[in-house]
């Protein structure tokens, strides 16, 4: 000096685990739009793929002799070739290398060419050779034979301060010249300095499904070889080394400095620049030299390319530039040596694809600009609108100023200490003209900054994760508009981050993934108290190193900044030193607390042997005795008259041990139970003694280890996998049931696994209590027993801490310590494959491809269970009528039709929209008409003899023709103002057209069920609970009590309205008791206000009073008084909500659609069709009844386009006439059953009335399709109804009529209305709906849930699999280039020695050994591919089979 951010996604919701996937950085990066300019830098990551061409290494005439050119000529100046220094730098590139290769620190047995430095010397000789001549070979490359010739080429002699050798004597080794000079060289030997080589310690990826590797391997003694140490290499001796601290194979990979990122620790990574290695076409090998076993040298062997005359020859861009291929992808065959550095020279100076420049590419980073003031008519236009406006937007336009960049023109550096500029007329400076030459990209559901309108309609498309799209899409596609970024921008890869998602910092293992089934122990980790020493480990200081660069700080240069420079700091390490002694270790010496052994009584299904008992079952023998017996939900199969079962003795066997028995005891787990003896382990308790840390844990490794399997022999009563058979079933390869073999026991191997569970590893200490029990063992006391402690051991309950919750809590899941195993999303999978072990069956060890976003874990609120308890309802029963069977009404479905017009669909659609389809209605069909339209506003123009209305033609009518009749209202007197028709044109008008899953209102339905909330508290991390749950009670969440809750709201209950009583108060049209009067008779009338009734006010009914019961409550039973008694009895009244329930065809209405039609009119038709299913219903089958007669008692409603009295007429419906009544007044209006007298006597009838036939009446424009009703005649089915199923608890069912909406006409349908009036209900097991509490869930679209397997079908990727290929990699053996090295050298031979003869020495040639490639057999291992064929696995909107799991999931 810096310095830790999170977000989406599992759920109806929570909390937690987890995983997925995002927001950031960065990069030698590509790709896709698009690009103005300068600076700095960067540019084959792919094929160490093959390369055309041209360049990258040469200088040196002051080492040489020679040749040429110029010159008279001295000489200059040039050069092939000898010579000499360089060419091992410098520039590439990462193939190989898991190594002493790199990094860091050291070490010693070493060479160093050119440079310094310091000593010494630098004499005498001598042979040769290239060039070049001549003469040949060869197509090239090249090359042979004579002949000449020089040196700083070569050789010999001499000399030796100091070398070298040697214990010493002593021996043994150089040199070269040039130059007039001066220099420049040359030779030994010390040193130095730079480079090099060689040795060590530490640290350097991954796999154990790689576990054992090694014969020069390991030491060692000699000898060889190097510069030099060393099995380097070689004889001989010896049998060693390396390995769980992971050798050995296998893959991968150049290492670092340092890059990315990261708060840091770490991860990733190794371009550019530096530092080391390794490498030059692949594989070997030396040669020369100071260095090399050489990128631009040599030699051989391979593959390849090129030349050729076919003999034979040449090459190796991984230098720099280019090509070719490869790939998504990486630049110019450029300019200069003018700096910097390098080679050579003395020097001028020559060569340098090192380098320094331009060049091309937004590849990156940094800087700059693409204008800048003003400007509101808020311009147009272009979006969107609610049509008012709003946005884009001071944006633009217009005015004013500016000139950076570009452009033109001038001038011009610095890089160069003296000369010399590729770059370059470059940077940079002046002018000049002019807004003049510059603005894109990508997103805009959330995560995430940024919203609208159109198109599309599970298409087309999008997506990084959750997910959008099915007709109103902020998520596709476009546009407007808005955000971010900026010459960029956005995808794609990759690497870190965020991930605490491998946790060293910094994570876990009851139940989420995770404790080995258990023990016992080698190695390793870890370990008590006290004291001594030591100094490994730690601490502190010094010191050397940690290369420059880069990083971070402060400074300076480039206009700035990138970049560049200088300085410090850093560099966490390493090594060496000094020092301390508290902790750990080491090494000594001592304790007793840990641990162990000894003593003593006692507990135990601990474990083994062997014997012994009794019940029970079977089976055998005998008695008794008979028809059944067993078995189930019910039956069968089964046994039994050859005598079963029952029942009595007696015998056989074999397995098991009731009761005690328990939450109880023991063991390390598995486990372990009659009893008795023998043998054995551990545990616990109690006193004292003893050793003296002997301890814990515990990878491998060893034992042990339920069932069930398995071998071998045995044994077999009862029980039973498989197997038969009966039931059950749609099917039952099951559940049930009759048999029944392995098996189950025993012995003696073997298997090695379980829900082996406490789903909790061992072992130690620390932490509050309480109750129980098992074992030992003190204390005290009134002692068969009491009380009270101590240590172990099992249980439960609960503080305090943990816990994601549930839970755990001195027997932890607190709080510590030591070790061990083990986890890291789900499926595939505990599976392949390989290995290890097993007789086998199988264990064990243990992936990957690929596919998913979640798989999960706890608790929450529902909801559901063929879970449970409680309550309730005509929900069952008890009853009583009924439907289903018959005909007919309807209404539905199907069918049919031109059309048979739409919806309503379990309950809760189906006498339901429709409270009433002949036309109309009407939507439907068929045919004919009409387009501003039947109907509404606006404009214009014309009328006011308009409108309307009659009358006649033609038409089915709409419609159209003609005639006539008809003179609008206000007025200010003006066609002024309204209104009305008629045309014109355009905006629209209309739609029962679609969508009720875009809605509004209405409404059904759970349900007139008691429920659903809230506000504040409290508790819960949170969903949530609590209250609202609990004991009682009630129709009720009625009420009361209790209680972390206290209140509060919608609901119930009550106010409402009808009805049950009585007062009051009014009294017509209603009433009449009393008085009067009339009547055949009647409230008829006077009249009256008692009475009925009307209709308004009131009164009354509250568990109010009594008695019992309850808890002194709330109520509950009964009683008593009342017209009613426990809500008296009907109505209206429907809570939060549920069913995307109904319904665009009531009506309103957004989108969408049609507009000479999907809009209107009109005539007919149709909705009424009719093999056929169902619903609702009305009449019926009859005597409790039909006919006939007589003749009693109602409410409720309605009436002027109507009810209609009365009288007449018809058999009747009805006509006809007409009184009354806008109604307590008149009318409808005779109620009917019942009742009484009568007749029918059980029959298809004197039931019953379908049906037909004929005559008629009513209504209407009109009754043919297709109304209703009367007369006469006709007289089906039907004789009480299968399965099943409906309604109803009191004025109710039954059953009798009567009114009314609609309505011209049409009712069996629907609202109403009163008459007559029953039965039954013990209960609450059953069915069926609710209600509240609990309680299990894997359901949450909530059981119509969800789900599992096979089969079919497409797709994917993978095992196995005759085999085939190809790589690495080993063994044995054969070859044996080229070369070094070692024998040989008879051929050849210049210097030396020798008078010579010959020698020494060399060289070609031959031999041997090492050896590269290459060959044969085998073995190992890895990869690809794979025939037929085969195995499972994943994955796919509607397949097939059943129904295994969740609930008690229907057999837990």
């Nucleotide at each position: 000096c810096c310095u830790u951010a999170g977000a989406g996604u599992u759920u109806g919701a929570u909390c937690c685990u987890g995983g997925c996937u995002c927001a950031g950085a960065a990069c030698g990066a590509a790709c896709g739009c698009u690009g103005g300019c300068g600076g700095c830098a960067g540019g084959c990551c792919u094929a160490a793929c093959a390369c055309a061409u041209g360049c990258a290494a040469g200088u040196c005439g002051a080492a040489c002799a020679g040749u040429g050119u110029a010159g008279c000529a001295a000489u200059a100046c040039a050069c092939a070739g000898u010579g000499g220094c360089g060419c091992a730098c410098g520039g590439g590139u990462g193939c190989g290398u898991a190594a002493c290769g790199c990094g860091u620190a050291g070490g010693a047995a070493u060479c160093u060419a050119c440079c310094u430095g310091a000593u010494a010397g630098u004499u005498c000789g001598g042979a040769a050779u290239a060039a070049c001549a001549u003469a040949g070979g060869g197509a090239a490359a090249c090359u042979u034979a004579u002949g000449c010739u020089a040196a700083u080429a070569c050789c010999g002699g001499a000399u030796a301060c100091g070398c070298c050798c040697g214990a010493a004597a002593g021996g043994g080794g150089a040199a070269a010249g040039u130059u007039u000079u001066u220099u420049c060289g040359c030779u030994a030997u010390c040193a130095g300095a730079u480079g090099a080589g060689c040795c060590u310690g530490c640290g350097u990826u991954a796999g154990a499904u790689u576990a054992g590797c090694u014969a020069g391997u390991u030491g060692g003694u000699g000898a060889g070889g190097u510069a030099a140490u060393g099995g380097c290499u070689c004889a001989c001796c010896a049998a060693g080394g390396c390995u769980a601290c992971g050798a050995u194979c296998u893959a991968u990979a150049g290492c670092u400095g340092g890059u990315c990122u990261g708060a840091g620790a770490g991860g990733a990574u190794g371009a550019u620049c530096a530092g080391c290695c390794a490498c030059a076409c692949u594989g070997g090998g030396a040669c020369u030299g100071a260095g090399a076993c050489a990128c631009g040298g040599c030699c051989c062997a391979g593959a390849c390319u090129c030349c050729u005359a076919c003999g034979g020859g040449a090459g190796g861009c991984a230098g720099c530039a280019g090509u070719g291929g490869g790939g998504a992808a990486u630049a110019u065959u450029g300019g200069a040596c003018a700096a910097u550095g390098g080679g050579c020279g003395a020097a001028a100076g020559c060569c340098u694809g090192a380098u320094c420049c331009a060049g091309c590419c937004a590849u990156g980073c940094c800087g700059c600009g693409u204008g800048a003031g003003u400007g509101a008519a808020g311009a147009a236009g272009g979006u969107c609108u609610u049509c008012g406006g709003a946005u884009u937007g001071u944006a633009a336009a217009g005015c004013u100023c500016u000139u950076u960049u570009g452009g033109c023109g001038g001038g011009g550096a610095a890089g160069a200490u003296g000369a010399u500029g590729a770059c370059u007329g470059u940077a940079c400076c002046c002018g000049c003209a002019g807004a003049a030459u510059a603005a894109g990209c990508c997103c805009c559901g959330g995560c995430u900054a940024a919203c609208u309108u159109c198109g599309u309609g599970c298409c087309a498309g999008c997506a990084g994760c959750c997910g959008c799209g099915g007709u109103a899409a902020u998520a596709c596609g476009a546009a407007g508009g808005g955000g971010g970024c900026u010459a960029g921008c956005g995808u794609u890869g990759u690497u870190c981050g965020g991930a605490a998602u491998c946790a060293c910092u910094g994570g876990g293992c009851g139940u989420a993934a995770a404790g080995c089934g258990c023990g016992c122990g080698c190695a390793g980790g870890u370990g008590g108290c006290u004291u001594g020493u030591u100094a490994a480990g730690a601490c502190a200081g010094a010191a050397g190193u940690g290369a420059a660069a880069g990083c971070c700080u402060g400074g300076g240069g480039c206009u700035u900044a990138a970049c560049c420079c200088c300085a410090g700091a850093a560099u966490u390490g390493c090594u060496u030193u000094u020092g301390u002694g508290a902790c750990u270790g080491g090494c000594g010496a001592g304790c007793u607390a840990g641990a162990a052994u000894c003593u003593g009584g006692g507990a135990g299904g601990g474990g083994g042997u062997a014997g012994c008992g009794g019940a029970a079952u079977a089976c055998c023998g005998a008695g008794u005795g008979u028809a059944g017996a067993g078995g189930u939900g019910a039956a069968a199969u089964u046994c039994g008259u050859a005598g079963a079962u029952a029942u009595u003795c007696g015998g056989u066997g074999g397995a098991a041990c009731a009761c005690c028995a328990a939450u109880g005891g023991c063991g390390a787990a598995g486990g372990c139970a009659g009893c008795u003896a023998c043998c054995u382990g551990g545990a616990a308790c109690a006193u004292g003694a003893u050793u003296g840390a002997c301890a814990c844990u515990g990878a491998g490794g060893c034992g042990c280890g339920a069932a069930a399997g398995c071998g071998u022999g045995g044994g077999g009563a009862g029980c039973a996998a498989a197997c038969a058979g009966g039931a059950u079933u749609a099917g039952a390869u099951a559940c049930c049931c009759u048999g029944g073999u392995a098996g189950u026991c025993c012995a003696c191997g073997c298997u090695g696994u379980a829900a082996a569970c406490g789903a909790u590893g061992u072992a130690c200490a620390u932490u509050g209590g309480g109750u129980g029990u098992c074992g030992g063992u003190g204390g005290g006391c009134a002692c068969a027993g009491c009380c009270u402690g101590c240590c172990g051991g099992u249980a439960c309950c609960g503080c305090a801490g943990c816990u994601a919750a549930c839970g755990c809590g001195u027997u932890a899941a607190a709080u510590g310590u030591a070790c061990c195993g083990c986890c890291u999303g789900g499926g595939a999978a505990g599976u392949a494959c390989g290995g290890u072990c097993g007789c086998a069956a199988g264990a064990u060890u243990a992936a990957a491809a690929c596919u998913c976003a979640a798989a999960g874990g706890a608790a929450u609120u529902g909801a559901c269970g063929g879970g449970g308890g409680c309550c309730c309802g005509c929900a069952c029963a008890a009853g009583c009528g009924g439907u289903g069977g018959a005909g007919c009404a309807u209404g539905u479905g199907g069918u049919u039709u031109a059309a048979u017009u739409c919806g309503a669909a379990g309950c809760a659609a189906c006498g339901c929209g429709c409270a009433g389809a002949a036309c109309c209605u009407u939507a439907c069909c068929a045919a004919c008409c009409c387009u501003u339209g039947a109907c509404a506003u606006g404009g214009g123009u014309a009328u006011c003899g308009u409108a309307u209305c009659c009358c006649g033609g033609a038409g089915a009518g709409a419609u159209u023709c003609g005639g006539g009749a008809g003179u609008c209202a206000g007025u200010u007197c003006g066609g002024c103002u309204g209104g009305a028709u008629a045309c014109c044109a355009c905006a629209c008008a209309g739609g029962u057209g679609c969508u009720g899953c875009a809605u509004g209102g209405c409404u059904g339905u759970c349900g007139u069920c008691a429920g659903c909330u809230c506000g504040u508290g409290u508790c819960g991390u949170g969903a949530g609970a609590u209250g609202u749950u609990g004991g009682g009670u009630u129709a009720a969440g009625u009420c009361c009590c209790g209680c972390a809750a206290c209140g509060a709201g919608c609901g119930c209950a009550a106010c409402c309205c009808c009805u049950g009583a009585c007062u009051g108060u009014a009294g017509u049209u209603a009433c009449c008791a009393u008085c009067g009067g009339g009547u055949c008779a009647u409230g008829c009338c006077g009249g009256g206000g008692a009475c009925u009734c009307u209709a308004c006010a009131g009164u009354g009914a509250c568990c109010g009073c009594c008695a019992g019961u309850g808890a002194c409550a709330a109520g509950c039973u009964g009683g008593a008084g009342g017209a009613a008694g426990g809500c008296g009895g009907g109505g209206a009244u429907g809570a939060c909500g549920u069913c995307a329930a109904g319904u665009c065809c009531u009506c309103a209405u957004g989108g969408c659609c049609c507009u000479u039609a999907c809009g209107g009119g009109u005539u007919g038709g149709g909705c009424u069709a009719c093999a056929c299913a169902c619903g609702u219903g009305c009449u019926a089958c009859a005597a409790u009844g039909g006919c006939g007669a007589u003749a009693a008692c109602a409410a409720u409603a309605g009436g002027u386009a109507g009810c209609u009295a009365g009288c007449u007429c018809g058999c009747a419906a009805g006509a006809g006439u007409a009184c009354g009544c806008c109604a307590a007044c008149c009318c409808u209006g005779g109620a009917a059953a019942a009742a009484u007298c009568g007749u029918c006597u059980c029959a298809g009838u004197u039931c019953a009335g379908a049906u037909u036939g004929u005559c008629c009446u009513c209504u209407g424009c009109a009754a043919c399709u297709c109304g209703a009703g009367g007369g006469c005649a006709u007289g089906a089915a039907g004789g009480c109804g299968g399965a099943a199923u409906c309604g109803c608890u009191a004025g109710u069912a039954a059953u009798c009529g009567c009114g009314g909406a609609u309505c011209a006409g049409c009712a069996u349908g629907c609202c109403g209305c009163g008459g007559u009036g029953a039965a039954u209900a013990c209960g609450u097991u059953c069915c069926c709906g609710g209600g509240c509490c609990u309680u299990g869930u894997a359901c949450a679209c909530a059981c119509c849930g969800c789900c599992c397997g096979u089969c079919a079908c497409a797709c994917c990727a993978u095992g196995g699999g005759a085999g085939u290929u190809g790589g690495c990699u080993u063994u044995a053996c054969c070859c044996g280039a080229a070369g070094c090295u070692g024998g040989u050298g008879c051929g050849c031979u210049g210097a030396c020695c020798g008078u010579a003869a010959g020698g020494a020495g060399g060289c070609a040639g031959c031999c041997a050994a090492c050896c590269a490639c290459g060959g044969u057999a085998g073995g190992g291992u890895c990869a690809a591919u794979g025939a037929a064929c085969u195995g499972g696995g994943g994955u796919g909107a509607a397949g097939u089979c059943g129904u295994a799991a969740c609930a008690a999931g229907g057999u837990a």